RNA sequence: GGAGUUGGCCAGGUCAUCGCUGUCGGUCGGUCACGCAAGUGAGUUGGCAGGUGGAGGAAAGUCCGGGCUCCAUUGGACAAGGCGCCAGGUAACACCUGGGGGGCGUGAGCCUACGGAAAGUGCAGCAGAGAGUAGACCGCCUAAGCAGUGAACAACAGCAAUGUUGUUCACUGCCGGUAAGGGUGAAAGGGUGCGGUAAGAGCGCACCGCAUCGGUGGCAACAUUCGAUGGCAUGGUAAACCCCGUCUGGAGCAAGACCAAAUAGAGGAACAUAGGCGUGGUCCGCGCUGUUCCUGGGUAGGUCGCUUGAGCGUCAUGGCGACAUGACGUCUAGAUGAAUGAUGAUCCUAGACAGAACCCGGCUUAUGGCCAACUCCUUUU
Numbered sequence: 001g002g003a004g005u006u007g008g009c010c011a012g013g014u015c016a017u018c019g020c021u022g023u024c025g026g027u028c029g030g031u032c033a034c035g036c037a038a039g040u041g042a043g044u045u046g047g048c049a050g051g052u053g054g055a056g057g058a059a060a061g062u063c064c065g066g067g068c069u070c071c072a073u074u075g076g077a078c079a080a081g082g083c084g085c086c087a088g089g090u091a092a093c094a095c096c097u098g099g100g101g102g103g104c105g106u107g108a109g110c111c112u113a114c115g116g117a118a119a120g121u122g123c124a125g126c127a128g129a130g131a132g133u134a135g136a137c138c139g140c141c142u143a144a145g146c147a148g149u150g151a152a153c154a155a156c157a158g159c160a161a162u163g164u165u166g167u168u169c170a171c172u173g174c175c176g177g178u179a180a181g182g183g184u185g186a187a188a189g190g191g192u193g194c195g196g197u198a199a200g201a202g203c204g205c206a207c208c209g210c211a212u213c214g215g216u217g218g219c220a221a222c223a224u225u226c227g228a229u230g231g232c233a234u235g236g237u238a239a240a241c242c243c244c245g246u247c248u249g250g251a252g253c254a255a256g257a258c259c260a261a262a263u264a265g266a267g268g269a270a271c272a273u274a275g276g277c278g279u280g281g282u283c284c285g286c287g288c289u290g291u292u293c294c295u296g297g298g299u300a301g302g303u304c305g306c307u308u309g310a311g312c313g314u315c316a317u318g319g320c321g322a323c324a325u326g327a328c329g330u331c332u333a334g335a336u337g338a339a340u341g342a343u344g345a346u347c348c349u350a351g352a353c354a355g356a357a358c359c360c361g362g363c364u365u366a367u368g369g370c371c372a373a374c375u376c377c378u379u380u381u
Stems, first nucleotide, its partner, number of pairs: 001377010012347007020054005026048005031042004056353001060364002063362005068252004080248005085099005100114001101112004115243002120241002122237002137182002139178003145174013190208006209232001210230005215224003256304004266295006275289005311330008348351001
């Protein structure tokens, strides 16, 4: 100098003017209560000027886990769904920390749904002889069996040429043997070597690997350079069904709680029964209708829920760490058509992604810059 890995931090600054919103006290009115009145009080309402607070690391996706609220709930089982190496952290988690196994990288380091395939079922394109009770296409072999050809030898027949039979050897074919070699495939049923064999083969042996059991270390996952046994099985796939273990009641702040107008309707009381309608031939009576007051339900609307909380900061202690405990300090948006903005000036390193809606803990995604530690390569001294 270049290329990387991990961790942490920041999120344009300053000033002026004009707005929006929460809140605080002040002031001027209204309203209500008390008081004969002057006035006093208010947790009520409006105006005015002023002080003060006002988005994020992801406010996002709404993917997990909790708090909170309402509903449901004797207990248990099934179903459905999530999770799945071990230990720890936490309110909880599919998150985090530390560790183990496996994989990737020269390395710092990173990734990992990582229980069970010797309970069962299913699946596997193409190629290939054969894909799971392995398999014979090429190649290798001909020991055993059968057939043919040739040669040699022997016996017999013949005057001879020759013929027949038998044995041995060679070759060919059939029936076979063979998983060493070739070839196919992502994958072909341990590897190397020696022996062995007709050729081969854990068929035998040595070493390596593997499996099981024991010992040892570790809380455990697991490891093992320890010992013994076994010729070596049980191919892959469970983000296929399934089996095993474990967890889970449902809905969500438009949850939910409270106050409560007008109009209409419901219930009750009092008054009037003077009138109207119905019943009836008529009268009484009965029912409906009238006025006033009260009651409760519920709508509009309003208030609460709402931001002091598993909060944040500093320090100390314990722990490898996640984190826990303690002391001190601190308050940091709360709207409901829904604010957090606009304009101008100025400076610089010229500003990315992006806007809260009940609240937290995570994960994931988007995104500009700075710093530290570490790794590899190159160069110089």